[in-house]
Context: one part of a larger RNA
Molecule: small-subunit ribosomal RNA, central domain
Organism: uncultured prokaryote
């Protein structure tokens, strides 16, 4: 270099923007670098094949032919690559109008519950659990009314519904703001796709300051349980959880499934939009475009299973895997307040 792979056997960076790089649509011409063709030239000898000869043959050895993918120049084609000019509208992109949405970010309201104070009624248990007890109440608990303070979630709606690139998003109402889809085909005209460093989002936990702290809760404490019990169960409880900056950069970060593009039967349900039919009924009924489930042909798969939201069948471009174990370790380097992340072995073993 050729070659096999990556849903579960090892192997898709967690996710996203984007720089080299790499690959890239439709005509018409030019060019002639790649690409094809021919000629010259060179590509030492020897070896390696062919022919023929010398030693008795054969190794061996001579002679002569042939080969020698490469390179240099000329000279021709001109499909395809590239390149250059002219141009197109199917990729993309913008405009215009139109709805849907827990997208994101600030700022304000709400009410319902727990929990605390205060006050009124009431009196002797209340909590707890498998059954206790540690608790908390005659300094009046628990329950019930009414009042209050504060925090943190936002029942029902709510749905294999919705939105976001993923993490993730869910009481309302106002302002900033992002993306996607429908429609129309008015403008740009290949502006695309991927994307090695790079940069930038990123659950929870944990980190740093400064604040809140109701409720829940690691540590802790302390009743039970049990041979024992550093648990499960019970009372209590501090960080945390909660904001605001600032940091971590990891997850079964999961569809264990990398993006991007064309092709390959269908049934059905549901969201958004759009069209037509026909009526006005919250509708049905056909059809288009983008989602989001479910079944299921070919066709793939070791088999499960996937199947127009491919695990099909091609195409580009990036990511990773090569036996278990040692190890996601040690060293080293970079990053960090640390915790630690991240890059990434080898001796030895089976």
């Nucleotide at each position: 270099c050729u070659g096999g792979g990556c849903g579960u056997a090892a192997a898709g960076c967690g996710c996203g923007u984007g720089u080299a790089g790499g690959c890239g649509g439709c005509u018409a011409u030019g060019u002639a670098a790649g690409u094809c063709g021919g000629a010259u030239g060179u590509g030492a000898a020897a070896u390696c094949c062919c022919u023929c000869a010398g030693c008795u043959c054969a190794a061996c050895u001579g002679a002569g032919g042939a080969c020698g993918u490469g390179c240099a120049u000329c000279c021709g084609a001109a499909a395809c690559u590239g390149u250059g000019u002219a141009g197109c509208u199917a990729g993309a992109g913008u405009a215009u109008c139109g709805g849907a949405g827990g997208g994101g970010g600030u700022g304000g309201u709400g009410g319902a519950a727990u929990u605390u104070c205060u006050g009124g009624u009431g009196u002797a248990g209340a909590g707890g659990u498998g059954a206790a007890a540690u608790u908390c109440g005659u300094a009046g608990a628990u329950a019930u009314c009414a009042g209050u303070a504060g925090g943190a979630a936002c029942a029902c709606c709510u749905g294999u519904g919705g939105c976001g690139a993923a993490g993730g998003c869910g009481a309302c109402c106002a302002c900033c703001u992002g993306g996607a889809c429908g429609a129309u085909a008015a403008c740009u005209g290949a502006c695309g796709c991927u994307g090695a460093g790079a940069c930038g989002c990123g659950a929870a936990a944990g980190c740093g300051u400064g604040g809140g702290u109701a409720g829940c809760a690691a540590a802790c404490a302390g009743g039970a349980u049990u041979a024992g019990a550093u648990a499960c169960c019970c009372u209590g409880g501090u960080a945390g959880u909660c904001c605001a900056c600032g940091c971590c950069g990891u997850a079964a970060a999961c569809g264990a499934u990398g993006a991007g593009a064309g092709c390959u039967a269908g049934a059905u349900g549901u969201u958004g939009c759009g069209g037509g039919u026909a009526u006005u009924g919250a509708c049905c009924c056909c059809u288009g475009c983008a989602g989001u489930g479910u079944c299921g042909c070919a066709g793939c798969u070791a088999a499960c299973g996937c199947a127009u939201u491919a695990a099909g069948c091609u195409c580009u471009c990036c990511g990773c895997c090569u036996g278990g174990g040692g190890a996601g370790u040690a060293c080293g380097g970079u990053c960090g307040c640390a915790a630690g992340a991240u890059u990434a072995a080898a001796a030895c073993u089976c």